[in-house]
Molecule: SAM riboswitch aptamer (S box leader)
Organism: Pedobacter sp.
RNA sequence: GAUUUAUACAGAAGUGGUGAGAGAACAGGCUCAAUGACCCGCUGACAACCACCCGAUCUUUUUCGGGAAAGGUGCCAAUUCCUGUCCCAUUUAAGGGAUAUAUAAAUU
Numbered sequence: 001g002a003u004u005u006a007u008a009c010a011g012a013a014g015u016g017g018u019g020a021g022a023g024a025a026c027a028g029g030c031u032c033a034a035u036g037a038c039c040c041g042c043u044g045a046c047a048a049c050c051a052c053c054c055g056a057u058c059u060u061u062u063u064c065g066g067g068a069a070a071g072g073u074g075c076c077a078a079u080u081c082c083u084g085u086c087c088c089a090u091u092u093a094a095g096g097g098a099u100a101u102a103u104a105a106a107u108u
Base pairs, nucleotide, nucleotide: 001108002107003106004105005104006103007102008101013043014042015041016040017039021032022031023030026084027083028082029081044076046074049072050071052067053066054065055064056063080100085097086096087095
């Protein structure tokens, strides 16, 4: 990098460095940013996918529920910031699905 499965309206900031753009890409909107964003380091937190513990199920493999937070990841502005395609509706809005993206786990 590719494939599969699951999740994505919850949650969680201080500090040091750097110094101009940033919010994945394209377009539109909106927002953040010299009162220093984004990014990087440290510390701290949040969450609970994997691993771990308990129970049920199942019959040896799975599924479900609960717990804990020391391990592997992730994450800490705004729903994945919103929209783009389809359905519904139609003046809109709201709602649902798909695609894309992100993350985890497994395989390659």